The prediction has a mean pLDDT of 75. Two RNAs folded together computationally: RNase P RNA and transfer RNA, 429 nucleotides in total. Rfam match: Bacterial RNase P class A. About the family: Ribonuclease P (RNase P) is a ubiquitous endoribonuclease, found in archaea, bacteria and eukarya as well as chloroplasts and mitochondria.
[in-house]
């Protein structure tokens, strides 16, 4: 200098004018049956790295504070991190790259079942051609043979030598795979020795094994309140009847288990619309110190940083600039995935040149 | 905001992991004086991108588009 690899930052800036949401303070006394809400002034504050997709996990809330089994669903190398995860970190194996490095749904196919179209003799146990031996005979039959041909994505471990009638792990060396033993490691796994190889692929086919999972979701849920409208339900009390068994309901597909006794009549009593809370102090952020290879954890100090409910961040002017991307919170967090203009930084690698 | 579902010809629907079909519509020809109907022939698709597999419309993942339901009581 060129090529390439990995990781990170940032996501227009400054000022003027007008306007919007929310908190706080003050004012006036408007709306509503009430609960409650609105108006004016001042002041403070006001979207993201993905707020998105809703793909995972957790908090929170209600249903029995959530129980057992089956069914169903999810995950799949090992060790760790974490509130938890299908996420992340480090490592192992495999594949790719000269390398930095990248990718990896990576358990089981001697538990069982299914599938492998077309081609091919044959797709899981088989001889079409060929080779060899024998018989009859000159064209067939019987037997042996998976070395060669042909088909296919895949055809009896591969390749060479010995061996043989021809062949064959039949025997041997090397390579590959399975099993057993020893050694190393926390483990995945690795190394060495022995063993001659009853047998393809597919489990993102059913399935088996191991581990995990109760259901629903802030339109959850809790409370306030009762004018109009709807309606006589839930619940409570009384009477009568049946009874500790059945039936029904909480209970979500089924069974168990558990809780509520059940039916009819009469009396009391409600529901919706409306309003408030849930709502942002949190597994939070920033700085610093310590532990760990790392994910992450701990100590100390500091900060408060949107909270709407038809939904607020806008418009305009001036200057700078390459006239600037993707895109707008809706209960909250941890991840993943996807979209993203211009610009900037850091650390390795390879090639060439020079010193 | 939350939950669920579906994408195949122009339209409505099929297809067990093995050459994607049907009906209507469209185009051309025949028939007719002309049109319609009828007959014959033809063209037209698996939303997109990866992965598993010998092979994917089908199985898995991501993504895009569209559709449906959701206060409370009964």
């Nucleotide at each position: 200098u060129g090529a390439g690899u990995a990781g990170g930052c940032a996501g227009g800036a400054u000022g003027g004018c007008a306007g919007c949401g929310u908190g706080c303070a003050g004012g006036a006394a408007c709306c509503g049956a009430a609960a409650g809400g609105g108006c004016c002034u001042g002041u403070a504050u006001g979207a993201g790295g993905a707020a998105a997709g809703u793909c995972c996990g957790g908090g929170c809330u209600u249903c029995a504070c959530a129980g057992g089994g089956c069914a169903g669903g999810a995950u799949a190398g090992c060790u760790g991190c974490u509130a938890a995860c299908g996420g992340c970190a480090g490592c192992c194996g495999a594949a790719g790259g000269c390398g930095a490095c990248u990718u990896u749904a990576g358990g089981g196919a001697c538990a069982g079942u299914g599938c492998a179209a077309c081609a091919g003799a044959g797709a899981g146990a088989u001889c079409c051609c060929g080779c060899c031996a024998g018989a009859u005979u000159u064209a067939u039959c019987u037997g042996g043979u998976a070395a060669g041909g042909g088909u296919g994505g895949a055809a009896a471990g591969g390749c060479g030598a010995g061996g043989u009638a021809a062949g064959a792990g039949c025997u041997c060396a090397c390579c590959g795979g399975g099993g057993u033993g020893c050694a190393g490691g926390a483990g995945a796994c690795u190394g060495c020795a022995c063993u001659g190889c009853c047998a393809u692929g597919u489990a993102a086919a059913c399935c088996c094994u191991a581990u995990c999972c109760g259901a629903a979701g802030c339109a959850a849920c809790a409370c306030c309140g009762u004018a109009a409208c709807c309606a006589u339900a839930a619940c409570g009390g009384a009477a009568u009847g049946a009874a500790u068994a059945a039936a029904c309901g909480g209970c979500g597909g089924c069974c168990c288990g558990u809780c509520g006794u059940c039916a009819u009549u009469c009396c009391g009593g409600g529901g919706c619309a409306g309003g408030u809370g849930g709502c942002u102090u949190g597994a939070a952020c920033c700085g610093u110190c310590g532990g760990g290879c790392g994910a992450c954890c701990g100590g100390c100090g500091g900060u408060c940083u949107a909270g709407a409910u038809a939904g607020a961040u806008u418009g305009u002017c001036a200057u700078c600039u390459a006239c600037a991307a993707c895109a707008g919170a809706a209960c909250c967090c941890g991840g993943c995935u996807u979209a993203u203009a211009c610009g900037c930084c850091u650390a390795g690698u390879c090639a060439c040149a020079c010193a | 905001g939350c939950g669920g579902g579906u994408g195949u010809a122009g339209u409505u629907c099929a297809a067990u992991g093995g050459c994607a079909g049907a009906a209507c519509a469209c185009u051309a020809g025949c028939u007719u004086c002309c049109c319609a109907a009828g007959c014959u022939a033809g063209a037209u698709a698996c939303g997109u991108g990866g992965g598993u597999u010998c092979g994917a419309u089908u199985c898995c993942c991501a993504u895009c588009a569209c559709c449906c339901g959701c206060u409370c009581c009964a």